[in-house]
Context: one part of a larger RNA
RNA sequence: UGACGGGGGCCCGCACAAGCGGUGGAGCAUGUGGUUUAAUUCGACGCAACGCGAAGAACCUUACCAGCCCUUGACACGCUAGGUCGCGGAAUCCAGAGAUGGAUUUCUUCAGUUCGGCUGGACCUAGUGCAGUUGCUGCAUGGCUGUCGUCAGCUCGUGUCGUGAGAUGUUGGGUUAAGUCCCGCAACGAGCGCAACCCUCGUCCUUAGUUGCCAGCGGUUAGGCCGGGCACUCUAAGGAAACUGCCGGUGAUAAGCUGGAGGAAGGUGGGGAUGACGUCAAGUCCUCAUGGCCCUUACGGGCUGGGCUACACACGUGCUACAAUGGCGGUGACAGUGGGAUGCUAUGGGGCGACCCGGAGCUAAUCCCCAAAAACCGUCUCAGUUCGGAUUGUUCUCUGCAACUCGAGAGCAUGAAGUUGGAAUCGCUAGUAAUCGUGGAUCAGCAUGCCACGGUGAAUACGUUCCCGGGCCUUGUACA
Repeated sequence: UGACGGGGGCCCGCACAAGCGGUGGAGCAUGUGGUUUAAUUCGACGCAACGCGAAGAACCUUACCAGCCCUUGACACGCUAGGUCGCGGAAUCCAGAGAUGGAUUUCUUCAGUUCGGCUGGACCUAGUGCAGUUGCUGCAUGGCUGUCGUCAGCUCGUGUCGUGAGAUGUUGGGUUAAGUCCCGCAACGAGCGCAACCCUCGUCCUUAGUUGCCAGCGGUUAGGCCGGGCACUCUAAGGAAACUGCCGGUGAUAAGCUGGAGGAAGGUGGGGAUGACGUCAAGUCCUCAUGGCCCUUACGGGCUGGGCUACACACGUGCUACAAUGGCGGUGACAGUGGGAUGCUAUGGGGCGACCCGGAGCUAAUCCCCAAAAACCGUCUCAGUUCGGAUUGUUCUCUGCAACUCGAGAGCAUGAAGUUGGAAUCGCUAGUAAUCGUGGAUCAGCAUGCCACGGUGAAUACGUUCCCGGGCCUUGUACA
């Protein structure tokens, strides 16, 4: 100087407390361990691994296993020699699981030219340099990322003090979300962080009107549908607005704190992006790049089939429930974000349904995808039930070359566990939790996951003694 203390002081955080809802019990989904296996590819392991890489394992993916094949190679750039001028595409047949091998037909017929395969160019064969490697090392690395932590810290120059390591500044008194600001002070300044500048939501104005409006007028098939109009809504560009600016109290006359006025918004207005010096030899050589090592008829390449989907068990994360604030039937309102020409698909018809037939419009503020819970009426009356839906049987639908291993969905039948979950443990402070549906990426198909969107919409916070994590000062130390 740090680190540590079941030392002290001050302070903060859904850290506790106060509340609301969960997990832990059940069934299923998913990831992991373990076990099994020819293989169950690999990585990730307290927080910070475990719905994680994977924003989509039937083939492909795919790295794993079995078998069958190739060896200048699936791919790149040369060199040497030889061959063909086209190369190449398409189709058919044979063998085969296919890769591949063999045969046939057909389409097309490079540029220059001295008309010589001469030059270029392309391809094939042989050879040679080489290619290739998701093989190892993240403890050789770059890059990227997690974490402490959006915590308020981390440093430097000059000066001063100290033999020196170092100290001071950065400590102290107040204050703040903040090393934020004020005051004081052997310090005076400065940098990276904080804040602000950026995006978005909330109010208003201007500009603009193939969305919106009977707002005011006319028509009307009653649909903003038409004429007409940009007032409003909206859209998207620019601007205004909030600064403790004003008033009272308090404070040291300061920084500030507190109450009020005005205001759409008030003291950082809500949310996001933004992550200092560093820590964990944290993670990643399987995104990519890369040193070294290893393989080179194989640890490279192609293909078929299988596996990653196994199952006495254990754990994590979720979904659905155990019901009456509910289930079922009927009636029947109201969004927003997005997406859509190998796509979204209206309207019509068929089917109990998944879906099918046919087909308008839409390169999309124009057409389409497109709401649910809520509400009202009826019924069920506390039961393993008209709760719950696992499991199984069967018949179908769709995607796709192909749903056996191993897809999703529909109908009928079947109706399991489950009556609120031990010890323990998690999230959340407001348009939040809880609850309800919707969209998107990936994607042929496949979502309870992920990322977004709106609808309905709470309770509680006395307080900081305690648990956890963190910041500053101080103290002890046989630790570095």
Molecule: small-subunit ribosomal RNA, 3' major domain
Organism: uncultured prokaryote